Model confidence (mean pLDDT): 83 of 100. A computed fold for a 72-nucleotide RNA from Candidatus Gottesmanbacteria bacterium RIFCSPLOWO2_01_FULL_46_9, annotated as transfer RNA. The source organism's lineage runs through Bacteria, Bacteria candidate phyla and Candidatus Gottesmaniibacteriota. Its Rfam family is "tRNA". By type it is a transfer RNA.

[in-house]
This record gives sequence, C1' cells and structure tokens, in this order.
RNA sequence: GCGGGCGUAGUUCAGCGGUAGAAUGUCUCCUUCCCAAGGAGAAGGUCGCGAGUUCAAUUCUCGUCGCCCGCU
Repeated sequence: GCGGGCGUAGUUCAGCGGUAGAAUGUCUCCUUCCCAAGGAGAAGGUCGCGAGUUCAAUUCUCGUCGCCCGCU
C1' cells in the first nucleotide's frame, strides 16, 4: 500500500428501514437476626465520527478514525 471482519448501556452481546433490547453490574425497596440467595422497581445510550439516500437510518451507500486478521 491492497483486501476482509469488528465498533450499540460500566462489561459481554442481540437488533436484515418504522419509538434501541437482553444478560450481568450499579442504586432503591421487599424478604432475613445478619450475610448470601430470591423477588419487585429505577437509573444508565449523541448506536466510533462525518456526509449521502429516504417520509423515516443502529440497519443501505460513501468517506474517515480505532482494533483485529490476511496479502504485498
């Protein structure tokens, strides 16, 4: 230099154009003499960044940044 994959909650990952979810963690409450376990609820997201297409983009297109793999 060329090609491919990945980037979404603190963490690990879903989400094939129509209001962004799960698990786990955090906080509060219930239960218990206490802890653990269990139950209920809450908070937490500029979907890496920028542009384009579209009535509508996490999703499609282009550019760009980071990480990983391969080729040269």